The prediction has a mean pLDDT of 84. This is a predicted structure of a 72-nucleotide RNA (transfer RNA) from a Kofleriaceae bacterium. The same sequence occurs in records of 7 taxa. Rfam family: tRNA. Rfam classes the family as a transfer RNA. Rfam's curators write: Transfer RNA (tRNA) molecules are approximately 80 nucleotides in length. The sequence is in RNAcentral, with records from ENA and MGnify.
[in-house]
RNA sequence: AGGCACAUAGCUCAGUGGGAGAGCAUCACCUUGACACGGUGGGGGUCUGCGGUUCAAUCCCGCAUGUGCCUA
Numbered sequence: 001a002g003g004c005a006c007a008u009a010g011c012u013c014a015g016u017g018g019g020a021g022a023g024c025a026u027c028a029c030c031u032u033g034a035c036a037c038g039g040u041g042g043g044g045g046u047c048u049g050c051g052g053u054u055c056a057a058u059c060c061c062g063c064a065u066g067u068g069c070c071u072a
Stems, first nucleotide, its partner, number of pairs: 001071007010024004018055001026042005048064005
């Protein structure tokens, strides 16, 4: 320098046009003499940024930024 992939909750990830989700973590309660395990419930997100397409964008398109890989 060129090419490809990825960016969603504190962490690991799913979701590929119309409801933003799971596991772990965290908080409260139940359970115990106490802890752990277990059970119930809650909080936590400008879906990397800007622009475009569309009635409607996490999802499609372009650019930028960051990360990883390949080639030179």